[in-house]
RNA sequence: GGAGUGAAAGGGCAAACCCGUUGAAAAGCGGGGACGCAAAGCCACGGGUCUAAAGCUGAAAAACUAUGACAGCCGGGCUGCCGAA
Numbered sequence: 001g002g003a004g005u006g007a008a009a010g011g012g013c014a015a016a017c018c019c020g021u022u023g024a025a026a027a028g029c030g031g032g033g034a035c036g037c038a039a040a041g042c043c044a045c046g047g048g049u050c051u052a053a054a055g056c057u058g059a060a061a062a063a064c065u066a067u068g069a070c071a072g073c074c075g076g077g078c079u080g081c082c083g084a085a
Stems, first nucleotide, its partner, number of pairs: 012037002017032006035072001041078003045075003048070003055064001057062001
């Protein structure tokens, strides 16, 4: 000097739930609230999961399907604070 690891310090984010709001829904956004997180920062590229308005099938009940959604499901890409053993 490089790689792995991540004590301490300063902090950061914010699950469930509640209220408001957008949406057909999944879910998103805002406020409250903390289950947790060293990338729980950003990205829908791959896998996976959720929803099914419209469409298709059906006598009906329903079933199928993403152009919708999830980054706090996994992998991947990009970026970032501190730096003890």